[in-house]
Context: one part of a larger RNA
RNA sequence: UUGGGUUUAAAGGGUGCGUAGGCGGAAUUGUAAGUCAGUGGUGAAAUGCUGUAGCUUAACUAUAGCACUGCCAUUGAUACUGCAGUUCUUGAGUAUUGCUGAGGUAGGCGGAAUAUGUAAUGUAGCGGUGAAAUGCUUAGAUAUUACAUAGAACACCGAUUGCGAAGGCAGCUUACUAAGCAAUAACUGACGCUGAGGCACGAAAGCGAGGGUAGCGAACAGGAUUAGAUACCCUGGUAGUCCACGCCGUAAACGAUGAUCACUCGCUGUUGGCAAUACAUCGCCAGUGGCCAAGCGAAAGUUUUAAGUGAUCCACCUGGGGAGUACGCUCGCAAGAGUGAAACUC
Numbered sequence: 001u002u003g004g005g006u007u008u009a010a011a012g013g014g015u016g017c018g019u020a021g022g023c024g025g026a027a028u029u030g031u032a033a034g035u036c037a038g039u040g041g042u043g044a045a046a047u048g049c050u051g052u053a054g055c056u057u058a059a060c061u062a063u064a065g066c067a068c069u070g071c072c073a074u075u076g077a078u079a080c081u082g083c084a085g086u087u088c089u090u091g092a093g094u095a096u097u098g099c100u101g102a103g104g105u106a107g108g109c110g111g112a113a114u115a116u117g118u119a120a121u122g123u124a125g126c127g128g129u130g131a132a133a134u135g136c137u138u139a140g141a142u143a144u145u146a147c148a149u150a151g152a153a154c155a156c157c158g159a160u161u162g163c164g165a166a167g168g169c170a171g172c173u174u175a176c177u178a179a180g181c182a183a184u185a186a187c188u189g190a191c192g193c194u195g196a197g198g199c200a201c202g203a204a205a206g207c208g209a210g211g212g213u214a215g216c217g218a219a220c221a222g223g224a225u226u227a228g229a230u231a232c233c234c235u236g237g238u239a240g241u242c243c244a245c246g247c248c249g250u251a252a253a254c255g256a257u258g259a260u261c262a263c264u265c266g267c268u269g270u271u272g273g274c275a276a277u278a279c280a281u282c283g284c285c286a287g288u289g290g291c292c293a294a295g296c297g298a299a300a301g302u303u304u305u306a307a308g309u310g311a312u313c314c315a316c317c318u319g320g321g322g323a324g325u326a327c328g329c330u331c332g333c334a335a336g337a338g339u340g341a342a343a344c345u346c
Base pairs, nucleotide, nucleotide: 004317005316006315007300008299012314014201015200016199017198021194022193023192025088026087027086028085029084030083031082033081034080035077036076037075038074039073040072041071042070048066049065050064051063052062053061054060091191092188093187094186095184096183097182098181099180100179103177104176105175106174107173108172109171110154114150115149116148117147118146119145120144121143125136126135162169163168206247207246208245210243211242215241216240220236221235222234223233258313259312260311261310262309263308266291267290268289269288270287271286272285273284274283276281295302296301319346320345321344328339329338330337331336
């Protein structure tokens, strides 16, 4: 390079926005760059192929023709692509009305629980385990009652539920704000899809400096267990977990399934909306589940939310190990991240 692939065998970027690029709806007019056809020129010779001839044959050589798939010029064709013009509405967007939701940011408020403190009642244990012990307790614990303070998380509702691009989002409420869906078919008139680089967001842990610290709890200490026990169990407990700001940029960041569009047998739930008949159904649109046919698949399985049938664009894979390592570069305070080999070996 050709071909083949990417749910689980190697392989979909964590997610979005978007630059260049690639690709792009319907009708019509012009043009003729790509494209197609004719003609002319050129495409040195040798080489190549075909025929004939010459060395006894062959290699070799001579000669004739073809080829030289190309380039230039010119005359035409106009289906497709391009370019320019006009028009269209079904793609896309806007508008109006309505609806939906743990979507986001900032503030306020709430109750249960836990811990601590004070006061009271009250007396000898409490706690913990497989069994114990460390631990707490006559300086009055545990338990019960009242009051106060603090921080963190929001039982029930709660669901194969909902929302968000992903990460993710759950007490109630206010303000600001984003999105989606439905209906109308009013407006714009291809404004679209994808997207190398780039930019933004991105769980947890971790880092910087400042607060906060109830519970939990790496490290650490002690008690057990054990042959040992740097563990599992128990008693404590620092970072951390929480808040505001700044970094980090990774995850089994998973549906292990890139985005968009079109088409393709059915059954059954459920969420949001619409209209109708009418009083619990059927229909349509947008989601979200279960089952199943054809098809696909190595099978497991998947199946209108495809892993089916097609189209466009991007990313990635090419035996196992060495290795996501070394070196270089970029980023980072660091931890490290990104990019990413080879020798050698089987």
Model confidence (mean pLDDT): 86 of 100. Small-subunit ribosomal RNA, central domain from a metagenome, 346 nucleotides, folded computationally.